[in-house]
RNA sequence: UCCCUUAUAGCUCAGUGGUAGAGUGCUUUCUUUUUUCACUGAUUUCCAAGAAAGAGGUCGCAGGUUCGAAUCCUGCCAAGGGAG
Numbered sequence: 001u002c003c004c005u006u007a008u009a010g011c012u013c014a015g016u017g018g019u020a021g022a023g024u025g026c027u028u029u030c031u032u033u034u035u036u037c038a039c040u041g042a043u044u045u046c047c048a049a050g051a052a053a054g055a056g057g058u059c060g061c062a063g064g065u066u067c068g069a070a071u072c073c074u075g076c077c078a079a080g081g082g083a084g
Stems, first nucleotide, its partner, number of pairs: 001083006010024004018067001026054007060076005
């Protein structure tokens, strides 16, 4: 110098032109279980399990094409790989 791949939620990833999503994590609420106390009864917090809801995104950056772009085109940055 040239070529290829990758970049999407905190993390791991899906989504190949028509509503930006999943798992996990985070927050809130509810339910259940367990433990402690000399006894009885009751309540609350924490931990654990389960359920529901919610928040969280300039889709690496900037342009272009299009009625419409995470997706197609061009340039650039970063990471990885290859050639000389």
Annotation:
Transfer RNA from a Nanobdellota archaeon, 84 nucleotides, folded computationally. Its Rfam family is "tRNA". By type it is a transfer RNA. The source organism's lineage runs through Archaea, Nanobdellati and Nanobdellota. It was read from a public genome assembly.